[in-house]
Predicted 3D model of a 1505-nucleotide RNA (small-subunit ribosomal RNA) from a Candidatus Shapirobacteria bacterium.
The prediction has a mean pLDDT of 81.
RNA sequence: AAAUUUUUUGUACUAAGAGUUUGAUCGUGGCUCAGGGUAAACGCUGGCGAUGUGCCUAAGACAUGCAAGUCGAACGGGAUUUGUAGUCUUCACUAAGAGGGAUCUCUUCCUUUUAGUGAAGAUUGCGAGUUUAGUGGCGAACGGGUGAGUACAAGAUAGGAACGUACCUCAAAGUGGGACAUAGCUCGCCGAAAGGCGAGGUAAUUUCCCAUGUGGUCGCAAGACCAAAGUCGCAAGACGCUUUGAGAGCGGCCUAUCCACUACCAGCUAGUUGGUAAGGUAACGGCUUACCAAGGCUAUGACGGUUAACAGCUCUUAGCGGAGAGUCUGUCACAAUGGGACUGAGACACGGCCCAUACUUCUACGGAAGGCAGCAGUUAGGAAUCUUGCGCAAUGGACGAAAGUCUGACGCAGCGACAUCGCGUGAAGGAUGAAGGCCCUCGGGUCGUAAACUUCUUUUAUUUUGCCAUGAAGGCAUUUUGAAUCAACAGCUACUAACUACGUGCCAGCAGUCGCGGUAAUACGUAGGCUGUAAGCGUUACCCGGUUUUAUUGGGCGUAAAGCGUCUGUAGGUGGUUUGAUAAGUCUUGUUUCAAAGACCCCGGCUCAACCGGGGGCAGGGGCAGGAUACUGUCAGACUAGAGUGAUAUCGGGGUUACUGGAAUUUGUAGUGUAGGGGUAAAAUCCGUGGAUACUACAAAGAACACCAAGCGCGAAGGCGGGUAACCAGGUAUAUACUGACACUCAGAGACGAAAGCUAGGGUAGCCAAUCAGAUUAGAGACCUGAGUAGUCCUAGCUGUAAACGCUGUAUGUUAAUUCUCUGUAAUUUAUUAUGGGGGAUGUAAGCUAACGCGUUAAACAUACCGCCUGGGGAGUAUAGCCGCAAGGCCGAAACUCAAACGAAUUGGCGGGGAGGCGCACAACCAGUGGAGCAUGUGGUUCAAUUCGAUACAAAGCGAUGAACCUUACCUGGGUUUGACAUGUAUCUGCAAACCCCCAGAAACGGGGGAAUCCUUAGAGGGUGAUACACAGCUGUUGCAUGGCUGUCAUCAGCUCGUGACGUGAGUUGUUCUCUUAAGUGAGGUAACGAGCGCAACCCCUAUCCGGUGUUACUGUGUCACCGGAGACUGCCUAGCAUUAUUUUGUUAGGAGGAAGGAGGGGACGAUGUCAAGUCAGCAUGAUGCUUAUGUCCAGGGCUACACACAUCCUACAAUGGGGAGUACAAUGGGUUGCGAAAUCGCGAGAUGGAGCUAAUCCCACAAAACUUCCCUCAGUUGGGACUGCAGGCUGAAACUCGCCUGCACGAACCCGGAAUUGGUAGUAAUCGCGCAUCAGCAGCGCGCGGUGAAUACGUUCUCGCCUCUUGCACACACUGCCCGUCAAAUCAGCAAAGUUGAGGGCACCUGAAGCUUGGCCUUUGGCCGAAUCAAGGUGAAUUCAGCGAUGAGGGUUAAGUCGUAACAAGGUAUCUGUACUGGAAGGUGCAGAUGGAUCACCUCCUUU
Repeated sequence: AAAUUUUUUGUACUAAGAGUUUGAUCGUGGCUCAGGGUAAACGCUGGCGAUGUGCCUAAGACAUGCAAGUCGAACGGGAUUUGUAGUCUUCACUAAGAGGGAUCUCUUCCUUUUAGUGAAGAUUGCGAGUUUAGUGGCGAACGGGUGAGUACAAGAUAGGAACGUACCUCAAAGUGGGACAUAGCUCGCCGAAAGGCGAGGUAAUUUCCCAUGUGGUCGCAAGACCAAAGUCGCAAGACGCUUUGAGAGCGGCCUAUCCACUACCAGCUAGUUGGUAAGGUAACGGCUUACCAAGGCUAUGACGGUUAACAGCUCUUAGCGGAGAGUCUGUCACAAUGGGACUGAGACACGGCCCAUACUUCUACGGAAGGCAGCAGUUAGGAAUCUUGCGCAAUGGACGAAAGUCUGACGCAGCGACAUCGCGUGAAGGAUGAAGGCCCUCGGGUCGUAAACUUCUUUUAUUUUGCCAUGAAGGCAUUUUGAAUCAACAGCUACUAACUACGUGCCAGCAGUCGCGGUAAUACGUAGGCUGUAAGCGUUACCCGGUUUUAUUGGGCGUAAAGCGUCUGUAGGUGGUUUGAUAAGUCUUGUUUCAAAGACCCCGGCUCAACCGGGGGCAGGGGCAGGAUACUGUCAGACUAGAGUGAUAUCGGGGUUACUGGAAUUUGUAGUGUAGGGGUAAAAUCCGUGGAUACUACAAAGAACACCAAGCGCGAAGGCGGGUAACCAGGUAUAUACUGACACUCAGAGACGAAAGCUAGGGUAGCCAAUCAGAUUAGAGACCUGAGUAGUCCUAGCUGUAAACGCUGUAUGUUAAUUCUCUGUAAUUUAUUAUGGGGGAUGUAAGCUAACGCGUUAAACAUACCGCCUGGGGAGUAUAGCCGCAAGGCCGAAACUCAAACGAAUUGGCGGGGAGGCGCACAACCAGUGGAGCAUGUGGUUCAAUUCGAUACAAAGCGAUGAACCUUACCUGGGUUUGACAUGUAUCUGCAAACCCCCAGAAACGGGGGAAUCCUUAGAGGGUGAUACACAGCUGUUGCAUGGCUGUCAUCAGCUCGUGACGUGAGUUGUUCUCUUAAGUGAGGUAACGAGCGCAACCCCUAUCCGGUGUUACUGUGUCACCGGAGACUGCCUAGCAUUAUUUUGUUAGGAGGAAGGAGGGGACGAUGUCAAGUCAGCAUGAUGCUUAUGUCCAGGGCUACACACAUCCUACAAUGGGGAGUACAAUGGGUUGCGAAAUCGCGAGAUGGAGCUAAUCCCACAAAACUUCCCUCAGUUGGGACUGCAGGCUGAAACUCGCCUGCACGAACCCGGAAUUGGUAGUAAUCGCGCAUCAGCAGCGCGCGGUGAAUACGUUCUCGCCUCUUGCACACACUGCCCGUCAAAUCAGCAAAGUUGAGGGCACCUGAAGCUUGGCCUUUGGCCGAAUCAAGGUGAAUUCAGCGAUGAGGGUUAAGUCGUAACAAGGUAUCUGUACUGGAAGGUGCAGAUGGAUCACCUCCUUU
């Protein structure tokens, strides 16, 4: 100073969700993601430093080196060096003596002795230094490693008493005398080695004896017993030694609490539990032994199994919690596997010993040796984890008096981005916004001040030097060069920050979830850009979180998963009112503890940080000691409201047993009687002339009990119904007496428990699984029918399950109402009121709920206790266990697989659901189609081509209102390439373009010739041609990229919006209801009020009238044409019906008026939307393909084919007709490239002709059916006209393929049409002709026009379609929906399985090493022989777990397999549950049950009026 606490204030920290089930919604519920972390690994990439960290797998095996030694001041020796003393030898010198020789002399030489000096060598004695094998002491029990084992063991926390302790500290006393050994050593021997044996001799701080006894041990005491070692030093003294006491620290032992999963482990235990005695231990103790007793543990989980070292702490979390246990610290356990002791203060000992086993190594084959889970390292395993480094300088340890030695502890370095932290890859300026990349709407945008370029700096890097006393490693300062040496990874559909292009085309691929990809992919791959992080980034694995998704904090159970079938009741949990005591829970005060490190706060040290150092503290947990006493507990006393017992009444289809009754059914007997009966949608099987059915009488049998009977009663539930009796049990009421909390709920346990089923014995009328037969059917193992056995019934047992349901556990209390009913009590006014107890209903009281709904009988508000749930499937399956005679029941998983499964409600759609309504929808009527021939179109087939499209209604006389060429898109052949067509640029040459002629050719085209020489503002301007380049062109593809247009539902009456209201919401209301309408048309009512698009109206034609105008008509109005207007609106009257409090209102029928009467008739007009409907070939257009061709030009062919099938017409089959003759009456239209008259010719088509007409004028143009009359007379005909032949005509360059018409001849099918099916409701159908469009020509089609002109409609049951409401739904691509099971195929994981293999722990027996203990014997510092115990091993019978397993039965999964169609709608037999039988399969049937069944009717009850 801060953390922290209290009050106030302030500040800081602190809890986030999203995607995915649906057409949409709310809920339930799972899956997935975003965050943080790691001893990590992998992919791509990689500059530096600091600090940490690094075999998670095989406690597999290990080569090599090192990791525990030290002390010579404990000891005797050895080795070596050295000092000193003596002796000996040799040499040299000096001195003296002796001998000999040489010499004339001076002198000299040789030999020898002694002494001295010096040197060297040898040897002996005494030392000193260094070093050391051995004896001895201390250490080696620490330090270091690993986590195999271990689940009342260990550990953590808090305590305890019956203990030990070397070294260390303190205190007291002592340290005297003697002796025997033994290594080393010497000698000898054995062995390959390791090593061993014998003899001799030696020392000590080795060992032993005697003495002393401060003291100690034993003992009541007396008393007995028990020690020692010296070394160094000249000495002082130091270090030691012995005995004892105390301390510190350390250790052994005991107790309590806490500490994983499993009951598919329920009983375990004989030293087991206790006692006595003895032994043993440092010490308590069944620790061990003997004896005695029979205990001990367990549902609060023993015993068994599986897994696991524990903790401080670490990660995560808002927190509670959850997960983990590497590094660091504390504890434990282990040291190849198993056992054992020895030594010692301490071990049953990692780098000691003995034994057994496995493995490895050496061997002379006789025997030996070894233990890295120490540090490095090797090998194996694995996704994966380092150097055979340096140093004892620091810290610590062992020994030593010390120097010091040892120390793979430790300090450092090395390797690895393995992790955390820090730094860098440059800074400032720099726009023509360079080049280049990418995109582009072609304008531009972006990468981007980014780069280039200019100036500057030097962390890191590179090169030197010096300093820090020593120092393994390092640090600091200085110096050289130089922007130099340095950026990646992942992502970009949503979650989730970040988008474009190209490629690909359900392919390749992506993916955490949903999902993306089938030709315009922001989802794949690449590129550009962007986003995020950054020396890292991603992926994978695992943990926590999110997840309130195990819910203590903090969930649920009517329908989503979830209340045991019901009750009794033990343990347990919880418990009424009141007084006192106590103080266990509870609260509080003080104290102690919770190691250090870590977390938090403050301060400090490395340049900062990570890292490290120092200091500090709260809360909380445990213990101990005080205090408080409201509540809970315990003890004692009292009470009566809970509970119970009695009394008096009363209630019931409560139970058990016995007896008994009538109706019905069937059968038998008898009678009457005759041909059928029975059964069904219809039939048949079946019964019947051997007499059925029917009727009558009698008899027998068994089962069930009509009416009463009612959503009434009783019972715990299952369940209980004719009557009577006996016995048993229960509920309720009461101004009642007594007991006095005796209560509530209940794991385990026990009892009861529908139907089906089982055993034994009876019984058997009816019904009836199975079975048989008949039907139905594609089949029918079903539904329907006829038979029919178990069974259904009784007795005695068993079974123990149901949709055993109110899908709602039991008990208690509290909280608005109204009403019905059963049963009591009280009062009176005698049918009411009040009060109890049951059973129902309504309900916007409140409240709850996801909603539906519940609502004093709660699913509300509270409490107590029990049971149960945690995604779907696999599966209520497998295995184990228990129960059962069996069938089966109870308990009850996993692998694997999916991203959903589910509840309630909403909107649609659908229903072989309901209600209402409409429509030529049916019905009624008329005429047809389907049969024939022909025409046209389509399919199919064919073809070089038969161009293409349309192809359920809604394609098929459709595009096409007109294919000989053209059209034309197709085929064959021949040409052409800036092009048949458009624009621009450049160049060139010439000029109008044109036109005419000739040659070759099928033509296009090519070649040649001729003729002519454009306009102009006078500019090489315009126009035209040629060449080249940009580009043109495409009826090529995609109508599923599109626009536009069109069809259809449908001229159906619907479709929406604003505001308001309701609902959590999707949504609803409005728009529903009643009446009405052609109509969501209108009216009334109404949480709606209004509005829009549709309907209607406005528009056109037409029917009547009026006015005006008018020529080509007529001339007398008028008719006619055109223009304009009037008129119709339920406006008026009557009646019926319905409705209304009333004036009424609605509708129907009739009437009047009127040309027309109920939108007068017809047309145009087509809401929101549906069908990825149709059209890229009408047009337009994105993308894509072709570009000497998929473009373009030309000739010829084809679109016209022809076994067949379909669609739509035409003509017919005849007498209501056909033919001939005659006579009438229209309208709409068209006409100058045209209509074309009269007249003439031709049998005719037609020709000649050319008047008139630019049209109310002329022409096409004689309408036909009709009417009159003649012939035909029922026939394949005088019906019918196909087909064919011949001869002609017209159009057109052209009529063969392939036109139309005429004449003559030919004269087919067809005699009214099967199943089926179409149109039409009035000027309609039917019938009759006429015109027009297209068009040179070609009409049986289409579009129009008029003439003649009907029949029928009871009605809405049915068919089809549509509208509205309602209901069910498992459908939403919406019933052409969804969906179940077998079989077949592939694949996956489990189960069973004869057996087989392995592992674990126990049991019995056999054998039994070392060692401890113990007995005996002997030749006694020892040896030999036993005993007990016991590791390993062997054998056997069981048991548990695991592996494999022929085969078997199920299960899961898999775009387009087979068989059926079980479920969802009344799913076409309502479904489902339990049970039994049965069947290819879903399934079916019987019995009992549920509603989680639609619809109609009835009954009861309730509500409203």
The sequence was found in a public genome assembly.